[in-house]
RNA sequence: ACAACAGUUCGGUCUGUCGCUGUAAAACACUUCGGUGAAUUAGAGAGGAAAGUCCGGGCAACACAGGGCGCCAUACUUCCUAACGGGAAGGAUUCCGGGCAACCGGGAGACAGACAGUGCCACAGAAAAUAACCGUUCCGGCCCAGGCCGGAACAAGGGUGAAAAUGUGAGGUAAGAGCUCACAGCUUGCUAUGGUAACAUAGCUCGCGGGUAAACCUUAUGGGUUGAAAGACCAAAUAAACCGGAGCCUGAGGGCUGUCCGCCCGAAUCCGGAGGGUAGGUCGUUAGAUUCCGCAGGCAACUGCGGAACCAGAUAAAUGACAGACUAAAACAGAACCCGGCUUACGGAACUGUUGUUUUA
Numbered sequence: 001a002c003a004a005c006a007g008u009u010c011g012g013u014c015u016g017u018c019g020c021u022g023u024a025a026a027a028c029a030c031u032u033c034g035g036u037g038a039a040u041u042a043g044a045g046a047g048g049a050a051a052g053u054c055c056g057g058g059c060a061a062c063a064c065a066g067g068g069c070g071c072c073a074u075a076c077u078u079c080c081u082a083a084c085g086g087g088a089a090g091g092a093u094u095c096c097g098g099g100c101a102a103c104c105g106g107g108a109g110a111c112a113g114a115c116a117g118u119g120c121c122a123c124a125g126a127a128a129a130u131a132a133c134c135g136u137u138c139c140g141g142c143c144c145a146g147g148c149c150g151g152a153a154c155a156a157g158g159g160u161g162a163a164a165a166u167g168u169g170a171g172g173u174a175a176g177a178g179c180u181c182a183c184a185g186c187u188u189g190c191u192a193u194g195g196u197a198a199c200a201u202a203g204c205u206c207g208c209g210g211g212u213a214a215a216c217c218u219u220a221u222g223g224g225u226u227g228a229a230a231g232a233c234c235a236a237a238u239a240a241a242c243c244g245g246a247g248c249c250u251g252a253g254g255g256c257u258g259u260c261c262g263c264c265c266g267a268a269u270c271c272g273g274a275g276g277g278u279a280g281g282u283c284g285u286u287a288g289a290u291u292c293c294g295c296a297g298g299c300a301a302c303u304g305c306g307g308a309a310c311c312a313g314a315u316a317a318a319u320g321a322c323a324g325a326c327u328a329a330a331a332c333a334g335a336a337c338c339c340g341g342c343u344u345a346c347g348g349a350a351c352u353g354u355u356g357u358u359u360u361a
Base pairs, nucleotide, nucleotide: 001357002356003355004354005353006352007351008350009349010348012326013325014324015323016322017321018320020045021044023042024041025040028037029036030035047332051343052342054341055340056339057338058337059227060226061225062224066261067260068259069258071223072222073221074220075219076090077089078088079087080086091111093108094107095106096105097104098103112218113217117216118215119212120211121210133158134157135154136153137152138151139150140149141148142147143146166184167183168182169181170180171179185208186207189204190203191202192201193200194199231283232282233281234280242273243272244271245270246269253265254264255263290309291308292307293306294305295304296303297302
């Protein structure tokens, strides 16, 4: 220098003309004197993801009385946070690379439980979990140097498979077997040491009959539902009429909390039909777990203190068009109650780190 990967930041800028949506001021016009409209001027006007709507919270409404049975989510530890299934740091497992090794670097995962119970494990195989197909041994019978039939014992060897009853050696036995022993591996419990903890190391000890929980399930913890078309208020309108049915307290029907019990409301009521009226506005709604800078604490996520700033708010829905310059202006994409995350999409630019190749000193 180039390439690949990872991380962080940026996500066109400036000038001119015209236009659109809010905000502030406002000539002027109208007025029922409360206000209404408004030329013009000043200043503001999409994102890093505004997206998916996946998780959490704020806010709001509603039945937050109680009980039974369910449903969903999460699952190593400590910490951060308003909260989280998010994040930080760490532990164990596993994979990749390097190293003789100790170990070092990087990645991954819903990382509780398979002696509580049930289910399942393709093909192959005798058998997929109460193991006798070949085989080994013993006993009996028959033909008789061997084989056949029957009975019993055996998980050592063969074979099948992704997986076959912990591995090696010795003892033992009719043959065998953790049956016994030594070493090793795994595991239960206890103790000591280190650590806040997960856990690690060492010692003693109970044991060794597979896997699967993103199969049911068990354990522990958490979860009320809905969602800005939530909801509050003002204005306008009215047919409380007509037809059919149900019910009128022995009660139809209704209730926004999974379901059942229970509870509450309930008669100018409820369901259906045909028809009439209205269909505008204000708030919620953007000053907030806000943004930027500095200092301090912490390995970090993050927190505290001080200073400064005000930064879209539409409702059929504004945020645009043209010309010029910067070599080129292009990717993904358009706020709709707000905020913190996660995930996904993305032309290009800058910086940092790792690895590789080449060149120079």
The RNA shown here (Bacterial RNase P class A) has 361 nucleotides and comes from a Bacteroidales bacterium. Rfam family: Bacterial RNase P class A. Rfam links the family to the GO terms tRNA processing, dimeric ribonuclease P complex and ribonuclease P activity. Of the family's consensus pairs, 97% are formed in the model. It is recorded under the gene name rnpB. The coordinates come from a structure-prediction model, not an experiment, and the mean pLDDT is 77.